[in-house]
Molecule: THF (Tetrahydrofolate) riboswitch aptamer
RNA sequence: AAUAGAGUAGCAAAAGCGCGUUAAGUGUUGCAAAAUGGGAUGUCGUUUGCAAACGAAAGUUAAAACUGCGGUGCUUUUGCGCGUCCGCUAUU
Numbered sequence: 001a002a003u004a005g006a007g008u009a010g011c012a013a014a015a016g017c018g019c020g021u022u023a024a025g026u027g028u029u030g031c032a033a034a035a036u037g038g039g040a041u042g043u044c045g046u047u048u049g050c051a052a053a054c055g056a057a058a059g060u061u062a063a064a065a066c067u068g069c070g071g072u073g074c075u076u077u078u079g080c081g082c083g084u085c086c087g088c089u090a091u092u
Base pairs, nucleotide, nucleotide: 001092002091003090004089005088010080011079012078013077014076015075016074017073018072019070020069021068028052029051030050031049032048033047034046038086039085040084041083042082058067059066060065
């Protein structure tokens, strides 16, 4: 120097363990903020706080409990996952 590659935020599926079913959570809208490959910049997406509206599947059993349900939480695994420049790894 050339070529190739890895890695963010996060997304999906499966499994496990929970939570709710006395409705929290999830989802929607608005405002504000934050973090976003190792660095710079930028986009998309994400998260958090506040506010507003909306809003649910229960069943079995003597009981323990079990089976469900929720655009439910966490963890693990697998797959996917930065535009430009520099950096990193491999080869030449």